[in-house]
RNA sequence: GGCCCAUAGCUUAAUUGGUAGAGCGCCGGCCUCAUAAGCCGGAGUGUCCGGGUUCGAGUCCCGGUGGUCCCA
Numbered sequence: 001g002g003c004c005c006a007u008a009g010c011u012u013a014a015u016u017g018g019u020a021g022a023g024c025g026c027c028g029g030c031c032u033c034a035u036a037a038g039c040c041g042g043a044g045u046g047u048c049c050g051g052g053u054u055c056g057a058g059u060c061c062c063g064g065u066g067g068u069c070c071c072a
């Protein structure tokens, strides 16, 4: 210098820009002598930061920060 990536504690989804979802984990309940497993329910300071466009931005545009890889 170039490409790609950044969403919950972790792994991740989100169509042509139109209600931010899931699994694991966590909490409570059922079950059990008890634990695990199973079943039911719940809480989540979640879109890296700052601006722009738009009626509306996780998504598009600009700048920045961080990370992987590549080149020198």
Base pairs, nucleotide, nucleotide: 001070002069004067005066006065009024010023011022012021018055026042027041028040029039030038048064049063050062051061052060
Predicted 3D model of a 72-nucleotide RNA (transfer RNA) from Streptomyces sp. H39-S7. Lineage of the source: Bacteria > Bacillati > Actinomycetes > Kitasatosporales > Streptomyces. Model confidence (mean pLDDT): 80 of 100. Its Rfam family is "tRNA". From the family's description: Transfer RNA (tRNA) molecules are approximately 80 nucleotides in length.